Overview: c-di-AMP riboswitch aptamer (ydaO/yuaA leader) from a Bacillota bacterium, 130 nucleotides, folded computationally. The sequence was found by an Rfam model in a public genome assembly.
RNA sequence: CGCUCUCAUCGGCUGAAUCCUGCGGGAACGGGGGAACCAGAACCGCCCUGGGGCGAAGCUCGCCACGCGAGCCGGGUCUUGCUUCGACCCGAGCCCGACAGCUAACCCCGUAAGCCAGAGAAGUGGAGGG
Numbered sequence: 001c002g003c004u005c006u007c008a009u010c011g012g013c014u015g016a017a018u019c020c021u022g023c024g025g026g027a028a029c030g031g032g033g034g035a036a037c038c039a040g041a042a043c044c045g046c047c048c049u050g051g052g053g054c055g056a057a058g059c060u061c062g063c064c065a066c067g068c069g070a071g072c073c074g075g076g077u078c079u080u081g082c083u084u085c086g087a088c089c090c091g092a093g094c095c096c097g098a099c100a101g102c103u104a105a106c107c108c109c110g111u112a113a114g115c116c117a118g119a120g121a122a123g124u125g126g127a128g129g130g
Base pairs, nucleotide, nucleotide: 011116012115013114014113018027019026020025028111029110030109031108032107033106038101050099051096052095053094054093058072059071060070061069062068063067073091074090075089076088077087078086080125081124082123083122084121085120
C1' cells in the first nucleotide's frame, strides 16, 4: 500500500413492524372479520379442477418443460421533497381450513425478520449553515 474476514459506533435500506411506560399496559402505524344499500344469487346447459388472506410478488405466450426464456404489468434502491432521464435490482414466501363480496356500529390480530461501504444527472422547491 492492496485484498479478505470479524467486531463496534454513526449513518442508511426492504418492511406496518416505531415511540412511551408506573412493566399492567398505552400511543401510533398496519391487517382481518363484520349490517343496511349495492353487488351477487334465483332460469337453462356443461364442468368438479374448492375457496380465501397478508404481500409488489401477477397475467399471457413459447420451449430442449416444474425449470427456463420473452412480452405486458407490478415493486424497490441510487442518503432533503417533487418531476424527468439514466443505472442496478425484485416479482418470493407464509397463513386460514370448507369458510369470509362491499360494509356503519362492533369484534379480533401484528409491531417481526433480514441487510448495506455502495453513497447517478438535470430542473425546481424546502430546511440548515456560512